[in-house]
RNA sequence: UCGGUGGGCAACGCGGUCGCGCAGCCGGUGUCCGAACCGGUUGUGAGGAAAGUCCGGGCUCCAAAGAGCAGGGUGCCUCCUAACGGGAGGGCGGAGUAAUCCGACGGACAGUGCAACAGAAAACAACCACCUCGUGCCUGUCGCGGGGAAAGGGUGAAAAGGUGGUGUAAGAGACCACCGGCAUCCCGGGUAACCGGGGUGGCCGUGUAAACCCCACCCGGAGCAAGGCCAAGCAGGAAAGAGGAGUUGCUCGCUCCGUUCGAUUUCCGGGUAGGCCGCAUGAUCAUCCCGGUGACGGGAUGGCCAGAUCAAUGACCGUGACAUGCGGAACGGUCCGCCGUUGCGUAUGACAGAACCCGGCUUAUUGUCCAUCGAUUCG
RNA sequence: CGGGGCGUAGCGCAGCCUGGUAGCGCACUUGCUUGGGGUGCAAGUGGUCGGCCGUUCAAAUCGGCUCGCCCCGACCA
Numbered sequence: 001u002c003g004g005u006g007g008g009c010a011a012c013g014c015g016g017u018c019g020c021g022c023a024g025c026c027g028g029u030g031u032c033c034g035a036a037c038c039g040g041u042u043g044u045g046a047g048g049a050a051a052g053u054c055c056g057g058g059c060u061c062c063a064a065a066g067a068g069c070a071g072g073g074u075g076c077c078u079c080c081u082a083a084c085g086g087g088a089g090g091g092c093g094g095a096g097u098a099a100u101c102c103g104a105c106g107g108a109c110a111g112u113g114c115a116a117c118a119g120a121a122a123a124c125a126a127c128c129a130c131c132u133c134g135u136g137c138c139u140g141u142c143g144c145g146g147g148g149a150a151a152g153g154g155u156g157a158a159a160a161g162g163u164g165g166u167g168u169a170a171g172a173g174a175c176c177a178c179c180g181g182c183a184u185c186c187c188g189g190g191u192a193a194c195c196g197g198g199g200u201g202g203c204c205g206u207g208u209a210a211a212c213c214c215c216a217c218c219c220g221g222a223g224c225a226a227g228g229c230c231a232a233g234c235a236g237g238a239a240a241g242a243g244g245a246g247u248u249g250c251u252c253g254c255u256c257c258g259u260u261c262g263a264u265u266u267c268c269g270g271g272u273a274g275g276c277c278g279c280a281u282g283a284u285c286a287u288c289c290c291g292g293u294g295a296c297g298g299g300a301u302g303g304c305c306a307g308a309u310c311a312a313u314g315a316c317c318g319u320g321a322c323a324u325g326c327g328g329a330a331c332g333g334u335c336c337g338c339c340g341u342u343g344c345g346u347a348u349g350a351c352a353g354a355a356c357c358c359g360g361c362u363u364a365u366u367g368u369c370c371a372u373c374g375a376u377u378c379g
Numbered sequence: 380c381g382g383g384g385c386g387u388a389g390c391g392c393a394g395c396c397u398g399g400u401a402g403c404g405c406a407c408u409u410g411c412u413u414g415g416g417g418u419g420c421a422a423g424u425g426g427u428c429g430g431c432c433g434u435u436c437a438a439a440u441c442g443g444c445u446c447g448c449c450c451c452g453a454c455c456a
Stems, first nucleotide, its partner, number of pairs: 001375010012320007020045010047351001051362002054360005059223004066252004071219005076090005091105001092103004106214002111212002113208003127153002130148007137140001161179006180204002182201008227277004236268005243257004270455003284303008322349006329342005380452007389405004399436001407423005429445005
């Protein structure tokens, strides 16, 4: 210098003018008091993803939630956590020269299904070729039939361990040596996943579970339009109906409503679309200390940090940075094509907007810094 | 704000659950039929299955992420 890998941080700063939401205070209008409205003033006002709504939890109602089946999810081990499909550390496998990264990573000797085309055969295989026996004649490296065997060829994404030898009519884990895998036993290390070493057994049995399924563990349903309170206003009618609602599927249980004074459901019609609570002191933030490899946990001190409801958080000016593009200038280098540095002018400034609240994941996106790896060049 | 569904030829749809060949109707093109047109008959063209990544020998189909579109949900009697 070029290319890569991992991680952190920021999300322009300051000043002025005008404007908006919310809260407090002051004044005025108003009223029996208030509410409400207007003006002033002080404070405060989006994010790292507020997004997708993909997971998990809080909260609320249904029984402070139950039983069984069905259904859904997760899937190496240990730990963290309120919980998770998240995170930390480790194991194993894979990619890369490396830094480093990736992995839905239980089970295919419980069972079932599927494997198009090609191929004889897609799981207990035999088409060509090999060997042998019988037989026929046209006596041939021939035809037909029976048998043996699975090494060679061919098909395919995938064909029944690999190499060498012994053996045989031909062959073959049929047998032997070495290598690979599997099963099982023992010893050592580790909490465990697993790792290292040794013995035994020719055991060598395709793939697919992001196909059904089996095993282990987890999951009740709905969602702030949850739910509670107040105010205003109207008009009921028809049909079904003995059960219905909470509770999406079934059975039970529980609570509530109801059986002609009729719950509930459907259809038609009518009214209001107003206010308050929920609603921000929280698994909270900042700094420091302690424990832990770490995720994280504990403690001390200090802080209060948006709450709108057609929805505020903006616009303009000045100035100072940063980055990029363009223009011209000075200086330095030069292989005369240009390149680098400095300062000047001008333009531009990523993704994106809270709506009950948190913990994650994923996706979108600008700049910068640190660490680290490889290649090349110079000293 | 919350919940649910869809995306396949120019248009409307099937296939997806149970993975191997992408099909139906209309439209379009060519030919025949007709004096000409329509109708009818025959043949044909046309597909990144919204996009990306993964599982698998193989993906429209299975899984994840993402983009776009559509639908439903207020309260009272």
Model confidence (mean pLDDT): 80 of 100. This is a predicted complex of two RNAs, RNase P RNA and transfer RNA, with 456 nucleotides together.